[in-house]
Parts: sequence; C1' cells; structure tokens
RNA sequence: GCCCUUGUAGCUUAGCCGGUAGAGCACGAGACUGUUAAUCUCGGGGUCGGCAGUUCGAGUCUGCCCAAGGGCG
Repeated sequence: GCCCUUGUAGCUUAGCCGGUAGAGCACGAGACUGUUAAUCUCGGGGUCGGCAGUUCGAGUCUGCCCAAGGGCG
C1' cells in the first nucleotide's frame, strides 16, 4: 500500500429481504425474608464508531474517514 471481518445500553451481544432498536448480566425501586443473599415483579439507560449520499423511510444499502482484528505484498 491492497483486501476481508468487526464496531449497537456500563459489559456481552440479537436485529433476516430497508419499515416502532431488543435480550442477558449489571444498576435503581418494590415484593418476599428476623437481616443479608437468593428468587419474583417493575423501571431507568442507546445521537446503532464519525461525516455525507440514496430513499417516503437507513442499525441494515453506497462513498470517505476513525478504531480493533486478520490476510497478501
């Protein structure tokens, strides 16, 4: 220098063929318990790595850039 994969909540991640962004853990509140833990219920938390483009509509498609990993030279 070229090519490929990945980037989504604090962490691990799902999201199909473009159509309301989800789960587990963690965190907060409540129930239960003599207390804690465990268990159960409810809740908060996301500019989907960044900037543009396409589209009625983008986490998803396209271009460039950034970061991590890998391959080739």
Record summary: Predicted 3D model of a 73-nucleotide RNA (transfer RNA) from a Candidatus Woesearchaeota archaeon. The sequence is in RNAcentral, with records from ENA. Taxonomically the source falls in Candidatus Woesearchaeota (Archaea, Nanobdellati). Rfam family: tRNA. Rfam classes the family as a transfer RNA. Rfam's curators write: Transfer RNA (tRNA) molecules are approximately 80 nucleotides in length.